c-di-GMP-I riboswitch aptamer from a Myxococcales bacterium, 82 nucleotides, folded computationally. It matches the Rfam family "c-di-GMP-I riboswitch aptamer". Rfam describes the family as follows. GEMM was predicted in a large-scale screen for bacterial structured RNA regulatory elements. Taxonomically the source falls in Myxococcales (Bacteria, Pseudomonadati, Myxococcota, Myxococcia). Model confidence (mean pLDDT): 88 of 100.
RNA sequence: CCCCGACAACGGCAAACCCGUCGCGAGGCGGGGACGCAAAGCCACGGGUCUCCGGAUUGUCGGAGAUAGCCGGGUUACCGAA
Numbered sequence: 001c002c003c004c005g006a007c008a009a010c011g012g013c014a015a016a017c018c019c020g021u022c023g024c025g026a027g028g029c030g031g032g033g034a035c036g037c038a039a040a041g042c043c044a045c046g047g048g049u050c051u052c053c054g055g056a057u058u059g060u061c062g063g064a065g066a067u068a069g070c071c072g073g074g075u076u077a078c079c080g081a082a
Stems, first nucleotide, its partner, number of pairs: 004080002012037002017032006035069001041075003045072003048067007
């Protein structure tokens, strides 16, 4: 340094739900709160799922968005047992 991830150490993040707020919506942001997470840091590139709009040849889809805590991938990173 790379791989890897411990009944190690320092810590970190924050599901559901509640309150406020933005959005047509999925959902986002802030506060509270912890289900969990070794990348639950970041990225919408591929797939999936969800929302909105258009369409009718009852459809074969197209566009715009959301989701990184759905999976894959890319990239950065604390510690150092086996």